[in-house]
RNA sequence: GUCAGAGUAGGGCAAGCGCGUUAAGUGCCACCGGAUGGGAGGUUGCCGGUGGACGAAACACUUGGUGUGCGGUGCUUGUCCGCAUCCGCUGCC
Numbered sequence: 001g002u003c004a005g006a007g008u009a010g011g012g013c014a015a016g017c018g019c020g021u022u023a024a025g026u027g028c029c030a031c032c033g034g035a036u037g038g039g040a041g042g043u044u045g046c047c048g049g050u051g052g053a054c055g056a057a058a059c060a061c062u063u064g065g066u067g068u069g070c071g072g073u074g075c076u077u078g079u080c081c082g083c084a085u086c087c088g089c090u091g092c093c
Stems, first nucleotide, its partner, number of pairs: 001093001003091003010081009019071003028052007038087003058068004
């Protein structure tokens, strides 16, 4: 130097354990802040705060609660996917 490859934030699916169903959460909008392959740099994306608009699926047994559901619900584990560009890393020549 050539070629190939690995790794972030996070996302899909499955399982387990929870939360809500007395409506929190999720999703949408605005503003502010933050993190984001080992380094540089940065956003589609991600997280947090504040404010705004919208807004739901319960039922049975029972009276201690339990079960079946429901929610663009939380966490964990597994699996698959996963940062343009430059440098770095691993392998081959």
THF (Tetrahydrofolate) riboswitch aptamer, 93 nucleotides, folded computationally. Its Rfam family is "THF (Tetrahydrofolate) riboswitch aptamer". Its family is annotated with tetrahydrofolate metabolic process in the Gene Ontology.